A computed fold for a 502-nucleotide part of an RNA from an uncultured bacterium, annotated as small-subunit ribosomal RNA, 5' domain. The coordinates come from a structure-prediction model, not an experiment, and the mean pLDDT is 81. Its Rfam family is "Bacterial small subunit ribosomal RNA". Rfam links the family to the GO terms structural constituent of ribosome and ribosome. The full RNA is in RNAcentral, with records from Greengenes.
[in-house]
Context: one part of a larger RNA
RNA sequence: GGACGAACGCUGGCGGCGUGCCUAACACAUUCAAGUCGAACGGUGAAGCCCUUCGGGGCGUAUCUUUGGCGGACGAGGUGAGUAACGCGUGAGCGACCUGCCUUACGGUACGGGAUACACGUCCGGAAACAGACGCUAAUACCGAAUGAUGCAUCGGGGACGCAUGUUUCUGAUGCCAAAGAUUUAUUGCUGUAAGAUGGGCUCGCGUCUGAUUAGGUAGUUGGCGGGGGAACGGCCCACCAAGCCUACGAUCAGUAGCCGGACUGAGAGGUUGAACGGCCACAUUGGAACUGAGAAACGGUCCAGACUCCUACGGGAGGCAGCAGUGGGGAAUAUUGGGCAAUGGGCGAAAGCCUGACCCAGCGACGCCGCGUGAGGGAAGACGGUCUUCGGAUUGUAAACCUCUUUUAUAUGGGACGAAUCAAUGACGGUACCAUAUGAAUAAGCCACGGCUAACUACGUGCCAGCAGCCGCGGUAAUACGUAGGUGGCAAGCGUUAUCC
Numbered sequence: 001g002g003a004c005g006a007a008c009g010c011u012g013g014c015g016g017c018g019u020g021c022c023u024a025a026c027a028c029a030u031u032c033a034a035g036u037c038g039a040a041c042g043g044u045g046a047a048g049c050c051c052u053u054c055g056g057g058g059c060g061u062a063u064c065u066u067u068g069g070c071g072g073a074c075g076a077g078g079u080g081a082g083u084a085a086c087g088c089g090u091g092a093g094c095g096a097c098c099u100g101c102c103u104u105a106c107g108g109u110a111c112g113g114g115a116u117a118c119a120c121g122u123c124c125g126g127a128a129a130c131a132g133a134c135g136c137u138a139a140u141a142c143c144g145a146a147u148g149a150u151g152c153a154u155c156g157g158g159g160a161c162g163c164a165u166g167u168u169u170c171u172g173a174u175g176c177c178a179a180a181g182a183u184u185u186a187u188u189g190c191u192g193u194a195a196g197a198u199g200g201g202c203u204c205g206c207g208u209c210u211g212a213u214u215a216g217g218u219a220g221u222u223g224g225c226g227g228g229g230g231a232a233c234g235g236c237c238c239a240c241c242a243a244g245c246c247u248a249c250g251a252u253c254a255g256u257a258g259c260c261g262g263a264c265u266g267a268g269a270g271g272u273u274g275a276a277c278g279g280c281c282a283c284a285u286u287g288g289a290a291c292u293g294a295g296a297a298a299c300g301g302u303c304c305a306g307a308c309u310c311c312u313a314c315g316g317g318a319g320g321c322a323g324c325a326g327u328g329g330g331g332a333a334u335a336u337u338g339g340g341c342a343a344u345g346g347g348c349g350a351a352a353g354c355c356u357g358a359c360c361c362a363g364c365g366a367c368g369c370c371g372c373g374u375g376a377g378g379g380a381a382g383a384c385g386g387u388c389u390u391c392g393g394a395u396u397g398u399a400a401a402c403c404u405c406u407u408u409u410a411u412a413u414g415g416g417a418c419g420a421a422u423c424a425a426u427g428a429c430g431g432u433a434c435c436a437u438a439u440g441a442a443u444a445a446g447c448c449a450c451g452g453c454u455a456a457c458u459a460c461g462u463g464c465c466a467g468c469a470g471c472c473g474c475g476g477u478a479a480u481a482c483g484u485a486g487g488u489g490g491c492a493a494g495c496g497u498u499a500u501c502c
Base pairs, nucleotide, nucleotide: 001502002501003500006498007497008496009495010494013372014371015370016369017368018367019365020364021330026328027327028326030325032323035070036069037068040067042065043064048059049058050057051056078283079282080281087208088207089206090205091204092203093202094201097200098199102196103195104194105193106192107191108190109189111144112143113142120135121134122133123132125130151176152175153174154173155172156171157170158169159168160167161166181188182187183186209255210254211253216246217245218244221243222242223241224240226238227237228236258280259279260278261277262273263272264271265270285306286305287304288303289302308319309318310317311316336362338361339360340359344358345356346355347354348353375405376404377403378402385396386395387394388393410439411438412437413436414435415434419429446491447490448489449488450487451472452471453470457486458485459484460483461482467474468473
């Protein structure tokens, strides 16, 4: 000198764009943050229509819920506790793999059955959470069987190829496997196979902090054979066999730490760093476990255990903000319990649409960067006042007054968007930005320094006191170094100080 997620002191006019718990991964009151589909199904059924013996019955739109489907594994949501690791980065490999929705191609979509719901009906236990009994019923829910190959498995035969196990293609035999309809007349579903795309899984080379005042570590440990499991290779797991494997090129242990693209600095080499934005990973009160599913060992799912909090009729129950706001606490320190789905994107749906604290906006904070303003021109009686003085004057100083202008900004009034994708309708922001007119210099300057480094000096007070200080050092009676005043210098809506990095 530069930088900053900064803080503190003094001061503070406006706008744009960013950014804002670095500490306690501490505990959380309250609302909201993941639903949707009636064009899968049973029921309910306001309005309305029809019938009526006037008791009611039937049809049934809207609505609502159970069953069922898809989505709650996404997110452009949060956090960085753990992790020194194939976690991350980079480059390869899978001849060892999976992939819902989407796209393409070729086929199929025929036959039956038994149930069941917190829906419905009747009972019934409990303070509640939540159950229980009986009855009834449907489906794109569930099950059986039919058909079936280019599919899969086993056993054969031939060809081509390679990277060792092998890959690929043609062919024969045996065995095995599917489905669901809806609305209605053209769509959309369902199912099989093959391929693509997307997303993932696994393996390997290289790189990835400190300590030797950590030198030995390791028994599923290292390898083999056989099996189990898995989408898949594999001690991943198991039985048996062998005794290996890592290590001074630093194993093991201990400490610290999410990694990267990047960011800061620097001429560069390098050093430091990983806030915001993007990619990957890990976690979701602590620990463990599986279920469902194409996908989870699942933040707003389930179960168990621990700690904590809450309710209770004492029998028993409920909860998880490291989502958005917000509260307490900790701290030098960090915001609103705001508006909207208008845009972008996502889920569901044929669609209308619904949901979306993602997102888009607004609010607060000079926290940062950038821009603008606080007036411009003229004006010497060099006014008054202040300060200094050698008492002559000097300086503040064209500064002010005064004259002539301007109106950025401000205030008021009027008009008024783009963002909307179009035939039309649809804008939270927002009557915002912007434009026009009017008013009137009107509404707007501070902070630090002035001994040298280092731009900028005098007076008074104080008297090694009070104090200053980044270093050198000032202060003991004329202090340009302390305090105040005048003046001056620097920066400026900021200026200084402190912490940290280069």